[in-house]
Context: one part of a larger RNA
RNA sequence: GGAUGAACGCUGGCGGCAUGCCUAAGCUAUGCAAGUCGAACGGGUCCGACGUCGUACAUCGCAAGAUGUAUCUCAUCGGACUAGUGGCAGACGGGUGAGUAACACGUAGGAACGUGCCUCAAAGUCAGGAAUAGCCCAGAGAAAUCUGGAUUAAUCCCGGAUAGUCCCAUUAAACCGAGAGGUUUUUUGGGUAAAGUGACUAGUUUACUAGUCAUGCUUUGAGAUCGGCCUGCGUCCUAUCAGCUAGUUGGUGAGGUAAUGGCUCACCAAGGCGAUGACGGGUAGGGGGCGUGAGAGCGCGACCCCCCACAAGGGCACUGAGAUACGGGCCCUACACCUACGGGUGGCAGCAAGUAGGAAUCAUGCGCAAUGGGGGAAACCCUGACGCUGCGAUGCCGCGUGUGGGAUGACGGUCAUAAUGACUGUAAACCACUGUGGAGUGGGAAGAUGAUGACGGUACCACUCUAGAAAGCAGUUGCUAACUACGUGCCAGAAGCCUCGGUCAUACGUAGGCUGCAAGCGUUGUCC
Numbered sequence: 001g002g003a004u005g006a007a008c009g010c011u012g013g014c015g016g017c018a019u020g021c022c023u024a025a026g027c028u029a030u031g032c033a034a035g036u037c038g039a040a041c042g043g044g045u046c047c048g049a050c051g052u053c054g055u056a057c058a059u060c061g062c063a064a065g066a067u068g069u070a071u072c073u074c075a076u077c078g079g080a081c082u083a084g085u086g087g088c089a090g091a092c093g094g095g096u097g098a099g100u101a102a103c104a105c106g107u108a109g110g111a112a113c114g115u116g117c118c119u120c121a122a123a124g125u126c127a128g129g130a131a132u133a134g135c136c137c138a139g140a141g142a143a144a145u146c147u148g149g150a151u152u153a154a155u156c157c158c159g160g161a162u163a164g165u166c167c168c169a170u171u172a173a174a175c176c177g178a179g180a181g182g183u184u185u186u187u188u189g190g191g192u193a194a195a196g197u198g199a200c201u202a203g204u205u206u207a208c209u210a211g212u213c214a215u216g217c218u219u220u221g222a223g224a225u226c227g228g229c230c231u232g233c234g235u236c237c238u239a240u241c242a243g244c245u246a247g248u249u250g251g252u253g254a255g256g257u258a259a260u261g262g263c264u265c266a267c268c269a270a271g272g273c274g275a276u277g278a279c280g281g282g283u284a285g286g287g288g289g290c291g292u293g294a295g296a297g298c299g300c301g302a303c304c305c306c307c308c309a310c311a312a313g314g315g316c317a318c319u320g321a322g323a324u325a326c327g328g329g330c331c332c333u334a335c336a337c338c339u340a341c342g343g344g345u346g347g348c349a350g351c352a353a354g355u356a357g358g359a360a361u362c363a364u365g366c367g368c369a370a371u372g373g374g375g376g377a378a379a380c381c382c383u384g385a386c387g388c389u390g391c392g393a394u395g396c397c398g399c400g401u402g403u404g405g406g407a408u409g410a411c412g413g414u415c416a417u418a419a420u421g422a423c424u425g426u427a428a429a430c431c432a433c434u435g436u437g438g439a440g441u442g443g444g445a446a447g448a449u450g451a452u453g454a455c456g457g458u459a460c461c462a463c464u465c466u467a468g469a470a471a472g473c474a475g476u477u478g479c480u481a482a483c484u485a486c487g488u489g490c491c492a493g494a495a496g497c498c499u500c501g502g503u504c505a506u507a508c509g510u511a512g513g514c515u516g517c518a519a520g521c522g523u524u525g526u527c528c
Base pairs, nucleotide, nucleotide: 001528002527003526004525006524007523008522009521010520013399014398015397016396017395018394019392020391021357026355027354028353030352031351032350035088036087037086040085041084043082044081045080046079047078048077049076051074054071055070056069057068058067059066060065095310096309097308104235105234106233107232108231109230110229113227114226118223119222120221121220122219123218124217125216126160128158129157136149137148138147139146140145166191167190168189169188172185173184174183175182176181196215197214198213199212200211201210202209203208236282237281238280243273244272245271248270249269250268251267252266253265254264255263285307286306287305288304289300290299291298292297312333313332314331315330316329335346336345337344338343363389365388366387367386371385372383373382374381375380402433403432404431405430412424413423414422415421416420437466438465439464440463441462442461443460447455472517473516474515475514476513478497479496483512484511485510486509487508493500494499
């Protein structure tokens, strides 16, 4: 000199764009952050239409009865909503950096694998059964919730049929290979599938049947995407850590996995690593990048992007294409809350917010209008992702605090001098002007392909008024731009270094002048 997620002191006008718990991976009141589908399913509630049983009233009628209105029972149809069963999504998105010195990351490769949704191709979608939630009944409990009985549906569950270039076993041949074996073709036998729903049309008395279309479902193959695994190389300090290792190193066989492998097990062998630093200890998420520097390098890893790890501490599996799952489950521990003392409930390192810690870090805001995501045929619903607004000079950038004229060189102040000068100083007053900004009035977007705008009556534009609200901070011995007076008297104090101060201090304090930077200036911390 540059830089900063900064803090502190003094000061502070406006706007744009960024950015904001670096400390306690401490603890959290409250609200929200993951739902959706009725075009999978049976119910339930409400509304409407039509029919029907009953009741009440009115009219007609001697009566039986008829008609109308209201209400109500039941059946059918249509619509809206929905607790439950079922499907898909909750493995993404969002947060944090505790752990990790490791195939964790980066880079370059590899073979023994999986892949929901999506795309392409081939074929199929036949015909049955048994349950169960819900509803109802009964019961237990303070609650959380649970138990028993009866009953019901499905794209829930189960077995049957059919099926191949699928799977398993098997026969034979060709090719490749040193071999083990592999590839292709082939014979025979065995085995595994499925689910419907909606719209339209036609027939029919409704039910229902048939066809077409759409969307699903099943099997197989291919693709795309994403992921699991292995390897070479690179990746901090320490020798005041020198030896480490029994599933340890290798083999055979088996188990296990989507898959290779001591991944696990039985047996056998005795290996494997190490001064090219094993093992141990300390520190640390890694990279793209960021800062600095002419570069080499050195330092860092906030924001944004990729990967990894974690979700109060620890362990475990279930479901699933995918998790050993932040807002799923079980167990233990610590903590907290409720309790009728029997027992239950919870996890902000999501967004806000609170408390604590700290030098220090914001609103319990608005909206799904846009972009993106989940569900749905769609309408649409959900989305603290995201888009916006708010707060903070935290940073960067831009603008302003006026412009031109104006000497009686005013008053005041400071200094010098001894009678008036010098400086502040064209500075002020005063005259003329401008309108960044400010105030007011009016208009008013883009962002949105048909509709739909939180931001927002915002940005911006036009007109009117107004110099009005708007300058400080540090320095002034040398380094280093800028000096005098007074006070103080090795005191009070200053100081980055050399040092200054003991009665003539340009170094302390104050004043005036001056210098530098400027909505900032200075100090401190850290890096080059």
This is a predicted structure of a 528-nucleotide part of an RNA (small-subunit ribosomal RNA, 5' domain) from candidate division WWE3 bacterium CG22_combo_CG10-13_8_21_14_all_39_12.
Lineage of the source: Bacteria > Bacteria candidate phyla > candidate division WWE3.
It was read from a public genome assembly.
Its mean pLDDT, the model's own confidence on a scale to 100, is 81.